[in-house]
Context: one part of a larger RNA
RNA sequence: GCCUACGAGUUACUCCUCAAUGGCGAGGUUAAUUCCUUCAGGGAAGGAGCCGCAGCGAAAGCGAGUCUGAAUAGGGCGUAUAGUCAUUGGGGGUAGACGCGAAACCUGAGUGAUCUACCCAUGGCCAGGAUGAAGGUGCCGUAACAGGUACUGGAGGUCCGAACUGGUAAGCGUUGAAAAGCUUUCGGAUGAGCUGUGGGUAGGGGUGAAAGGCUAAUCAAACUGGGAGAUAGCUCGUACUCCCCGAAAUGUUUUUUGGAACAGCCUUGGAAUAGAGUGUACUAGAGGUAGAGCUACUAAUUGGGUAAGGGGGUGUCAAAGCCUACCGAACUCAGAUAAACUCCGAAUGCUAGAUACAUGUUUUCCAGGAGUGAGCCCUUGGGUGCUAAGGUCCGAGGGCGAGAGGGAAAGAACCCAGACCAUCAGCUAAGGUCUCUAAAUUCAGAUUAAGUUGAACUAACGUGGUCCAAUCGCUAUGACAGCUAGGAUGUUUGCUUGGAAGCAGCAAUUCAUUUAAAGAGUGCGUAACAGCUCACUAGUCGAGCGGUUGGGCGUGGAUGAUAAACGGGCAUCAAAUCUGGUACCGAAGCUAUGGAUUUCCGUGAAAACGGGAGUGGUAGGGGAGCAUUCUAAUUGCGCUGAAGGUGUAACGUGAGUUAUGCUGGAGCGGUUAGAAAAGCCAAUGUAGGC
Numbered sequence: 001g002c003c004u005a006c007g008a009g010u011u012a013c014u015c016c017u018c019a020a021u022g023g024c025g026a027g028g029u030u031a032a033u034u035c036c037u038u039c040a041g042g043g044a045a046g047g048a049g050c051c052g053c054a055g056c057g058a059a060a061g062c063g064a065g066u067c068u069g070a071a072u073a074g075g076g077c078g079u080a081u082a083g084u085c086a087u088u089g090g091g092g093g094u095a096g097a098c099g100c101g102a103a104a105c106c107u108g109a110g111u112g113a114u115c116u117a118c119c120c121a122u123g124g125c126c127a128g129g130a131u132g133a134a135g136g137u138g139c140c141g142u143a144a145c146a147g148g149u150a151c152u153g154g155a156g157g158u159c160c161g162a163a164c165u166g167g168u169a170a171g172c173g174u175u176g177a178a179a180a181g182c183u184u185u186c187g188g189a190u191g192a193g194c195u196g197u198g199g200g201u202a203g204g205g206g207u208g209a210a211a212g213g214c215u216a217a218u219c220a221a222a223c224u225g226g227g228a229g230a231u232a233g234c235u236c237g238u239a240c241u242c243c244c245c246g247a248a249a250u251g252u253u254u255u256u257u258g259g260a261a262c263a264g265c266c267u268u269g270g271a272a273u274a275g276a277g278u279g280u281a282c283u284a285g286a287g288g289u290a291g292a293g294c295u296a297c298u299a300a301u302u303g304g305g306u307a308a309g310g311g312g313g314u315g316u317c318a319a320a321g322c323c324u325a326c327c328g329a330a331c332u333c334a335g336a337u338a339a340a341c342u343c344c345g346a347a348u349g350c351u352a353g354a355u356a357c358a359u360g361u362u363u364u365c366c367a368g369g370a371g372u373g374a375g376c377c378c379u380u381g382g383g384u385g386c387u388a389a390g391g392u393c394c395g396a397g398g399g400c401g402a403g404a405g406g407g408a409a410a411g412a413a414c415c416c417a418g419a420c421c422a423u424c425a426g427c428u429a430a431g432g433u434c435u436c437u438a439a440a441u442u443c444a445g446a447u448u449a450a451g452u453u454g455a456a457c458u459a460a461c462g463u464g465g466u467c468c469a470a471u472c473g474c475u476a477u478g479a480c481a482g483c484u485a486g487g488a489u490g491u492u493u494g495c496u497u498g499g500a501a502g503c504a505g506c507a508a509u510u511c512a513u514u515u516a517a518a519g520a521g522u523g524c525g526u527a528a529c530a531g532c533u534c535a536c537u538a539g540u541c542g543a544g545c546g547g548u549u550g551g552g553c554g555u556g557g558a559u560g561a562u563a564a565a566c567g568g569g570c571a572u573c574a575a576a577u578c579u580g581g582u583a584c585c586g587a588a589g590c591u592a593u594g595g596a597u598u599u600c601c602g603u604g605a606a607a608a609c610g611g612g613a614g615u616g617g618u619a620g621g622g623g624a625g626c627a628u629u630c631u632a633a634u635u636g637c638g639c640u641g642a643a644g645g646u647g648u649a650a651c652g653u654g655a656g657u658u659a660u661g662c663u664g665g666a667g668c669g670g671u672u673a674g675a676a677a678a679g680c681c682a683a684u685g686u687a688g689g690c
Stems, first nucleotide, its partner, number of pairs: 001690006011095003015092010027051003033045005055062002065077004098237002101234001105227004110223002117201009126191001128160003131156001135152006164188003169184004203219001205215003240625006250263005264372002266369007277359005282353004291344001292342002298338002302334004309327002311324004375400010405416003420595004425591003431585003434569003440582001442581006453571002461556003465553010482540005488513003493507003519534001523532002596615008626679001628676010644663008
């Protein structure tokens, strides 16, 4: 992991409550017990008791009333009658109460020191080698000691190193040979040494050269029986079918936030209401948002004018006066801000209606049963944040949740569209029609040259890429571009300067003359001149040229790790972009044909038929059934082959049922009722097998 078996809303109660059914009914009902009768269920007696028939008040108490109150007021609760007993079912309560699951707590003079910690008693063990303390003896030495030297001696938590004991480092092992080992290496090895045997200390206790270590592979409180099915607002699991309806993730409170209570939203039953409810229009209302505005308030605010007052200076001190590149209330002109400003002020939305039209059965109340109380995305009005977030918090709408189908390559939420079943029928939506791939290489007009684009997003700023429009100029009396020629004189204008001659700088009446035209000079250049050139003019040429503004498509800006963001191929008068048209494809949408089922209406005694509207669905509510085991009654089958097993076929929406072949070898069904140890894929489920 698979298979088989087992495996979870049960049972009890003089309990509470609701519904259905039945009995009796202002009453209903017996309990214990006793009697009778069949041997196992009945029948009878039994009125104790319980519920109801009257309430109000804290109570005394009063009573269709009573309490409060001074009250005969007002108000609260009552008074108009329906209950009760039994059975079944839904829900609740008390019990383990749907099942499994803690870590823990308590208890017993409970069991443990054969492991291990420490202690007690009694035994055992430590190859070999090295070092050579004290002491001693001889000799030397001293007045005597001291001291020296040689030998002797054999001390030590002494040294090296086996046994023994430990466990330093690395490797191996890691479903191991082993629930702690093996190999190499390493520490101690006469000591606080190692070790055998027997004994002692026991669980909030022991023991501990102390690590919370050890106390039988268990230790921040051992193990075992019991309390005990501890408790678990937590996790997991919770078993056959079909049909109808169908949520919530919100508010308030909560030692409350992953739990609850009440309300909201769902469902089932009953009752009531009127042409209800809903939408649109109309009419009548409340309101201070968007916007707007501010010499209409409050607050803030830029510049100008005017100006009270102040600062500074002057005035022989002082005062008056005078002056001012200073500040400046108020007033005034222009500009202009506001969620907590408003002289104003919408659209929507909200409320109401003896209204009209549309839709076509709700709505409200009562009673039973719930679930939900983590929500999320998109569009939109806002707060918060960075006008950040797949952020967060509110309001409005839609969707997912609980929604399948088509489109967006793929995809909870976007676009289209709400799946009862069947069909090798048709029409469409979004979106598409070169090919992958169903359908146009469709028609007309334009743009783009960047593979831009062709379905993620891309800025400021730049762009003589190109197209369109508008407008202002020049132009056959010849424009624009090119080429040829001229581009002069007073004058080297004046000043400045070493120099300044068109061209370092300053000033100017930047003037005048000759001219077809030529600046007291557009740029290069020189030390200054010179030189080149431009403006301007003529000739040549022969048809359009130049400026400005707006718009379309493009282009640079443009940077990420494999080539890799049109879905791919690939596409350029497109298969790109913009505008318009026609045809087609395209879904579980709509239609067609047949069928099933729910509900309403009509006909009908019923069965049924006709018509209308429905039949996505999680939590959850309601309804109808299938199967298993047993019981009762009844009716059947079976050795001429029961149950069970394994195939086949038919029937039923389905759970399933029936028939039959083979196997099997002795029991088993149908119908009507009743009762349950009554349905398994899941619980790291339990047991067995493989």
The part of an RNA shown here (large-subunit ribosomal RNA, domain II) has 690 nucleotides and comes from a freshwater metagenome. The prediction has a mean pLDDT of 83.